Two RNAs folded together computationally: RNase P RNA and transfer RNA, 419 nucleotides in total.
Its mean pLDDT, the model's own confidence on a scale to 100, is 75.
It holds a member of the Rfam family "Bacterial RNase P class A". The family's RNA type in Rfam is ribozyme.

RNA sequence: UGAAGUAAUCGAACAGUCGCCGUAUAGAAAUAUACGGAGGAAAGUCCGAACACUCAAGAGCAGGUUGCCGGAUAACGUCCGGUGCGGGUGACCGUGAGGAUAGUGCCACAGAAAACAUAACCGCCGAUGACUGCCUUGGCAGAACAGGUAAGGGUGCAAUGGUGAGGUAAGAGCUCACCGCAGAUAUCGAGAGGUAUCGGGCAGGUAAACCCCAACCGAGUGCAAGAUAAAUUGAAGAUUAAGGCUGCUCGCCGCCUUCAGAAAAAUCGCUUGAGCAUAUAGGUAACUAUAUCGCCAGACAGAUGACUGUUUAAAACAGAAUUCGGCUUACGGGUUACUUCCCCUG
RNA sequence: GCGUCCUUAGUUCAGUUGGUAGAACGUCGGUCUCCAAAACCGGAUGUCGAGGGUUCGAGUCCUUCAGGGCGCG
Numbered sequence: 001u002g003a004a005g006u007a008a009u010c011g012a013a014c015a016g017u018c019g020c021c022g023u024a025u026a027g028a029a030a031u032a033u034a035c036g037g038a039g040g041a042a043a044g045u046c047c048g049a050a051c052a053c054u055c056a057a058g059a060g061c062a063g064g065u066u067g068c069c070g071g072a073u074a075a076c077g078u079c080c081g082g083u084g085c086g087g088g089u090g091a092c093c094g095u096g097a098g099g100a101u102a103g104u105g106c107c108a109c110a111g112a113a114a115a116c117a118u119a120a121c122c123g124c125c126g127a128u129g130a131c132u133g134c135c136u137u138g139g140c141a142g143a144a145c146a147g148g149u150a151a152g153g154g155u156g157c158a159a160u161g162g163u164g165a166g167g168u169a170a171g172a173g174c175u176c177a178c179c180g181c182a183g184a185u186a187u188c189g190a191g192a193g194g195u196a197u198c199g200g201g202c203a204g205g206u207a208a209a210c211c212c213c214a215a216c217c218g219a220g221u222g223c224a225a226g227a228u229a230a231a232u233u234g235a236a237g238a239u240u241a242a243g244g245c246u247g248c249u250c251g252c253c254g255c256c257u258u259c260a261g262a263a264a265a266a267u268c269g270c271u272u273g274a275g276c277a278u279a280u281a282g283g284u285a286a287c288u289a290u291a292u293c294g295c296c297a298g299a300c301a302g303a304u305g306a307c308u309g310u311u312u313a314a315a316a317c318a319g320a321a322u323u324c325g326g327c328u329u330a331c332g333g334g335u336u337a338c339u340u341c342c343c344c345u346g
Numbered sequence: 347g348c349g350u351c352c353u354u355a356g357u358u359c360a361g362u363u364g365g366u367a368g369a370a371c372g373u374c375g376g377u378c379u380c381c382a383a384a385a386c387c388g389g390a391u392g393u394c395g396a397g398g399g400u401u402c403g404a405g406u407c408c409u410u411c412a413g414g415g416c417g418c419g
Base pairs, nucleotide, nucleotide: 002341003340004339005338006337007336008335009334010333012311013310014309015308016307017306018305020037021036022035023034024033025032026031039317043328044327046326047325048324049323050322051222052221053220054219055218058250059249060248061247063217064216065215066214067213068082069081070080071079072078083097084095085094086093087092098212099211103210104209105206106205107204121153122152123149124148125147128146129145131142132141133140134139135138161179162178163177164176165175166174180202181200183198184197185196186195187194188193226268227267228266233260234259235258236257237256243253244252245251276294277292278291279290280289281288282287347418348417349416350415351414352413353412356371357370358369359368365402373389374388375387376386377385395411396410397409398408399407
């Protein structure tokens, strides 16, 4: 120099003029002054919570969610660290990763066979039994009926561990070596697991199919939840059981209930928060603790804008609506730190 | 804003335990007719909204998006 990896970060700046919203102060009011005024995703609404209301005595069944190990957290399907597996020359990246010997289901077409095992279509064999021929009781030869055989072919996503040697009538974990597999023991580790040794010849896939195991979960409705004060019309039903409580059962609550209509205005909820910024300490990290600093949008037709000039040019995705923690998706152009590979130079 | 549902042929809809997607109407061609309609006969028609994953195999199962509908004062 080129090609890459990881992490973090910015999200136009300055000046002038004219405006918009909120709060405070002054003012009778108009208005004036001061301060503040969108995001990293405010988005999707995919998870987890807070908060509010209704119902909740409680129990059981059912249901739902998660799924290697350990930790973080208010909680999580998130995050951090590690293990195994896979990818990359490498920095590094990805991972939906419990159980298929608890049971059930499914595996189309093709194929002999797709799974309660021990399967013979083609092929191979002729040791064993039967058969035919020859010769001398027994042997030799033939054919391949029974039979043996999972080496080879063929089918298929998948065919009963792989390679090689021995062995055999032909073959076969039948035997052996190496590799793979699950198991036992020892050892290291907090654990998932790692390493070594030993014996075992070791029967498919699918659980993002039912299911099993382990852990966790009150249900419903979402700020258009709801609270306060004010205002208010009609109809029907029940009077001891209508109704309500979560999907069901047991059970529980229980006096007014149901339907339709008008209004849709005010105040609160509403922004001080499991927060943000800075520093210190602990921790590999996620994160936690302590101290300091300031109050940093809060509307209800809904504010945050427009123009001019300069910076080569001002251009990305995009606009808060109950509030937080995550994830996911969109995004022009940059900046910083560390690292890898190749080439060159020293 | 909050919640919730849907997307399959030109249109309206089916699609069963994952095994290679159908019906009706429409459309096209033919017969009939002077021509058309009706009637009869025959044919074509899909990246199952998009991407990724699980699986031998996905319209169907899981997930991330896109578009559209409905409810709530």